[in-house]
Context: one part of a larger RNA
RNA sequence: UGACGGGGGCCCGCACAAGCGGUGGAGCAUGUGGUUUAAUUCGAAGCAACGCGCAGAACCUUACCAGCCCUUGACAUGUGGAGUUUGGUUAUCAGAGAUGAUUUCCUUCAGUUCGGCUGGCUCCAACACAGGUGCUGCAUGGCUGUCGUCAGCUCGUGUCGUGAGAUGUUGGGUUAAGUCCCGCAACGAGCGCAACCCUCAUCUUUAGUUGCCAUCAGUUAGGCUGGGCACUCUAGAGAAACUGCCUGGGAUGACCAGGAGGAAGGCGAGGAUGACGUCAAGUCCUCAUGGCCCUUAUGGGCUGGGCUACACACGUGCUACAAUGGCGGUGACAAAGGGAAGCAAUAGGGCAACCUGGAGCAAAUCCCAAAAAGCCGUCUCAGUUCGGAUUGUUCUCUGCAACUCGAGAGCAUGAAGUUGGAAUCGCUAGUAAUCGUAGAUCAGCAUGCUACGGUGAAUACGUUCCCGGGCCUUGUACA
Numbered sequence: 001u002g003a004c005g006g007g008g009g010c011c012c013g014c015a016c017a018a019g020c021g022g023u024g025g026a027g028c029a030u031g032u033g034g035u036u037u038a039a040u041u042c043g044a045a046g047c048a049a050c051g052c053g054c055a056g057a058a059c060c061u062u063a064c065c066a067g068c069c070c071u072u073g074a075c076a077u078g079u080g081g082a083g084u085u086u087g088g089u090u091a092u093c094a095g096a097g098a099u100g101a102u103u104u105c106c107u108u109c110a111g112u113u114c115g116g117c118u119g120g121c122u123c124c125a126a127c128a129c130a131g132g133u134g135c136u137g138c139a140u141g142g143c144u145g146u147c148g149u150c151a152g153c154u155c156g157u158g159u160c161g162u163g164a165g166a167u168g169u170u171g172g173g174u175u176a177a178g179u180c181c182c183g184c185a186a187c188g189a190g191c192g193c194a195a196c197c198c199u200c201a202u203c204u205u206u207a208g209u210u211g212c213c214a215u216c217a218g219u220u221a222g223g224c225u226g227g228g229c230a231c232u233c234u235a236g237a238g239a240a241a242c243u244g245c246c247u248g249g250g251a252u253g254a255c256c257a258g259g260a261g262g263a264a265g266g267c268g269a270g271g272a273u274g275a276c277g278u279c280a281a282g283u284c285c286u287c288a289u290g291g292c293c294c295u296u297a298u299g300g301g302c303u304g305g306g307c308u309a310c311a312c313a314c315g316u317g318c319u320a321c322a323a324u325g326g327c328g329g330u331g332a333c334a335a336a337g338g339g340a341a342g343c344a345a346u347a348g349g350g351c352a353a354c355c356u357g358g359a360g361c362a363a364a365u366c367c368c369a370a371a372a373a374g375c376c377g378u379c380u381c382a383g384u385u386c387g388g389a390u391u392g393u394u395c396u397c398u399g400c401a402a403c404u405c406g407a408g409a410g411c412a413u414g415a416a417g418u419u420g421g422a423a424u425c426g427c428u429a430g431u432a433a434u435c436g437u438a439g440a441u442c443a444g445c446a447u448g449c450u451a452c453g454g455u456g457a458a459u460a461c462g463u464u465c466c467c468g469g470g471c472c473u474u475g476u477a478c479a
Base pairs, nucleotide, nucleotide: 001479002478003476004475005474007473008472009471010470011469012468013467015463016462019427020426021425022424023423026319027318028317029316030315031314032313033312034310035309042053043052064305065304066303067302068301069300070299073129077128078127079125080124081123082122083121084120087106088105091102092101093100094099109119110118111117131294132293134292135291136290140288141287142283143282144281145279147277152191153190154189155188156187157186158167159166160165171182172181173180197271198270199269200268202239203238204237205236206235207234208233211229216226217225218224242265245259246258247257248256249255321420325379326378327377328376329375330374337368338367339366342361343360347356348355349354386417391412392411393410394409395408396407397406433455434454435453436452437451438450439449
C1' cells in the first nucleotide's frame, strides 16, 4: 500500500421488511447429471453451467458408431504429358448407395500470326502439397460473461517522507453520481458520471392515392365515387423543462421541501452506451493463429444407425387441480410484424385437420387476420360437463422418405392431480399478474426465444437483521 475481520461509523441496492404471484408436490415439455449403448459427437459447471452454444438433429445438418468405398484427394497453387471443348439430358446393367460399365438427345469456349500457338477445360503421372470440428483457451488474437451502469481508476507538476509511499481523491455539507458547493500544500488534467444519440409523452408547421361525412353532391349504403386536407394518422423540420418563477429552510452556497403555471417537474419514462481492472472466467467446435500430432488416415465420399436410449436425481418451463371456473352462444375494441420457389380474399367440398380453385398484392392500397380476456345462457361442488396424460383406431399435411424419430384432425379411452414439506425465486407502475398477436430459424416441426399491444393491482412503517456493494477509520503472526 492492499486484502481480510462473527471491528466501528456513514450510505446504497426488490438486499431485508410490507405486499402480489410463483417454484419445491402431479402430468407433460425441455436441458443436465448418472446409467446404458456399437455410438448415445463435443463444449458449458456456484452466483456468472443446466429451454446454454442449438434463430428449430427424420436424410442433410453431424462433428459420433457400424459397414462399403477413395488416396495429389471434395477444395488451392505449381511441374510434365495427352486430349480438344465442354455442359446438360434420356435410358439400361451391377450395387444399400457412393461408385463402376454402357447409352439417347441437345449444345460445341475465347483470342489467333492458323502453328495445339496462348488462355480455359478434362484426363494421366510423379511430387511439392492439400485436408484435420485432432490436442493445448494454462502459448495467443478477436469476441463474450461477471463484479456493475457500481462510482470509481489514474496522471503531470509541486509539497512531505531515507524509502515503500503519501498528498491531490481526506474533511463539513449535498447528490443517482469523485454530482456540485465550502474548506484545505496543493494546483491542474485524463478515463469513467452527466450531456450529446434513439423511442415514447404535448403543440406548431410542411406534405397528403391512409383518414373524414367534419363540410357539399351522388350512392349499389361499402370513404364506394366526385370533392377536400379540417381532424386522425404517417414522417420530416421546429418549439417545449432550465430548479426558469414564488415561499420557506440552508452557511447570502451547493442543494432540499412545498407551490404556481404546464402535456410533462426536479434524472419526465424506456433504450443504446459498461472506466482501471478481477476471475490463468468462457470460447483453438464461428473466425484467425504459435507449438504438437495424423497423412492409403485422426483426411474424403456414401448407406444405415445414433445425438430422441431410461431404474433414477436436479434445473428451467407448460398445463392443471376448478365456479374470479368449464361448456355453448354472441359480438366490440389493438399494436407490432411478415409476404413472390411467397401471402392468398370471395366461393365450393369435408364434422375437422385440410382439399379444390384462384380475385388481389413486391403491398399505409391486397393477403396472413380470427385478436383474447369481455357479455348472455347453462352446469352446482362431484375426481365432476374439472383435468387432460396415456392408449386404440381412422385420417390430413410437409417432404425422395415420417419404422427407429414429425406436426395436426376426428372418434373412443379418461391417468396423476383437491393448491403442494424443509426450502426457495421474481416484481416498486402502465410494473406484477393475466390475455391474446406477430417474427426469426424453418420443406415440415415452439410449452423455447425475440418483439407487440389489451385488461390492470397490492405494498414500502422502516434499515435492527440476511446478501451484495461504496467511502472513512481501526486491528492483523496475511500478500
Small-subunit ribosomal RNA, 3' major domain from an uncultured bacterium, 479 nucleotides, folded computationally. Rfam family: Bacterial small subunit ribosomal RNA. Its family is annotated with ribosome and structural constituent of ribosome in the Gene Ontology. The full RNA is in RNAcentral, with records from ENA and Greengenes.